Bacterial RNase P class A from a Desulfobulbales bacterium, 360 nucleotides, folded computationally. It is recorded under the gene name rnpB. It matches the Rfam family "Bacterial RNase P class A". Its family is annotated with dimeric ribonuclease P complex, ribonuclease P activity and tRNA processing in the Gene Ontology. The organism belongs to Desulfobulbales, within Bacteria. The prediction has a mean pLDDT of 76.
[in-house]
RNA sequence: GAGAGUGGGUGGGUGAUCGCUCCGGUCGAUGGACCGGGGAGGAAAGUCCGAACUCCAGAGGGCAGGAUGGUUCGUAACGCGAACUGGGGGCGACCCUAAGGAAAGUGCCACAGAAAACAUACCGCCCCGCUGCGGUGGGGUAAGGGUGAAAAGGCGAGGUAAGAGCUCACCGCCUGCCGGGUGAUCGGCAGGGCAGGGUAAACCCCAUCCGGAGCAAGACCAAAUAGGGAAGCGUUUGAGGGCUGCCCGUCCGAGGCUUCCGGGUAGGUCGCACGAGGUGCCGGGUGACCGGCAUCCCAGAGAAAUGAUCACCACCGCCUUUGGCGGCGACAGAAUUCGGCUUACAGCCCACUCUCUUUC
Numbered sequence: 001g002a003g004a005g006u007g008g009g010u011g012g013g014u015g016a017u018c019g020c021u022c023c024g025g026u027c028g029a030u031g032g033a034c035c036g037g038g039g040a041g042g043a044a045a046g047u048c049c050g051a052a053c054u055c056c057a058g059a060g061g062g063c064a065g066g067a068u069g070g071u072u073c074g075u076a077a078c079g080c081g082a083a084c085u086g087g088g089g090g091c092g093a094c095c096c097u098a099a100g101g102a103a104a105g106u107g108c109c110a111c112a113g114a115a116a117a118c119a120u121a122c123c124g125c126c127c128c129g130c131u132g133c134g135g136u137g138g139g140g141u142a143a144g145g146g147u148g149a150a151a152a153g154g155c156g157a158g159g160u161a162a163g164a165g166c167u168c169a170c171c172g173c174c175u176g177c178c179g180g181g182u183g184a185u186c187g188g189c190a191g192g193g194c195a196g197g198g199u200a201a202a203c204c205c206c207a208u209c210c211g212g213a214g215c216a217a218g219a220c221c222a223a224a225u226a227g228g229g230a231a232g233c234g235u236u237u238g239a240g241g242g243c244u245g246c247c248c249g250u251c252c253g254a255g256g257c258u259u260c261c262g263g264g265u266a267g268g269u270c271g272c273a274c275g276a277g278g279u280g281c282c283g284g285g286u287g288a289c290c291g292g293c294a295u296c297c298c299a300g301a302g303a304a305a306u307g308a309u310c311a312c313c314a315c316c317g318c319c320u321u322u323g324g325c326g327g328c329g330a331c332a333g334a335a336u337u338c339g340g341c342u343u344a345c346a347g348c349c350c351a352c353u354c355u356c357u358u359u360c
Stems, first nucleotide, its partner, number of pairs: 001356010012313007020039008041331001045342002048340005053214004065210005070084005085099001086097004100205002105203002107199003122145002124141007153171002156168003172194001173192008218270004228261006235255001240252004277296008315327005
């Protein structure tokens, strides 16, 4: 100098004018006026996970269903994060990983190929018989060729008629033991002659977790309406009933009127902005994260305000470069709150690292 890798930050600033919304104060109190203060994001987004909070349901257990799937740690919790382990990629910095079980069972493995899983034999190779010497019949074999994404451990030597874990060394695999590590797992030793092809993002099995609905949750106040309850007042045409065989009498008493309770619609208030909070410093930890101290209060709305213009600076481009001219800001807009994940994003900035080249 060039090309890469990883992590992080920023997302214009200042001033003036005109507006919007919320809160407080003063005046006015029916709109309103004045003053002071607050007013979008790193993702407010997707609503994909996990929680707080609220209501409903619920003895306990199981089935079904769903989610997750290496280990340890972090966290209120998580399907999130950190650090490691195994596997894969890259010269490297570094990156990716849906990473339990195929020795419980079932299924599937296109095409090609003899054969795709109780193995089998197309071309070959070897032995024996026949022969018209071209072949042909029987047997052995699976080393070589061929097919395929994948062919029944790999490779070398011995052995053999030719071959073959048939035997042996190494590697792989299985079983057992020893050592390191909290653990995933790593290293070593001994034995076994090799069973057990692949596929679980096929069914399935194993382990762990999961009650439902969601701030339009829910709580309170409360015009109105229906139905309900209580008290009081009546009705000499008071329905009806009790006492009775009947009448009188007496007792209860519907409907009615008044008042109250209650009910809960419209509407209003709360939930609702002090919180698993932000910032700074110190300490612990490899890290995610945790603890202590100090300090700050930071949108809470009526289907919903947060904007516009101008000037200067900053930024970018061009030119005749103490200067002039022109241009521009991405993705996107809170609605109960918080922790994550994912996705979108013009331009700019910072830190560390790797590889190559050149020079000293």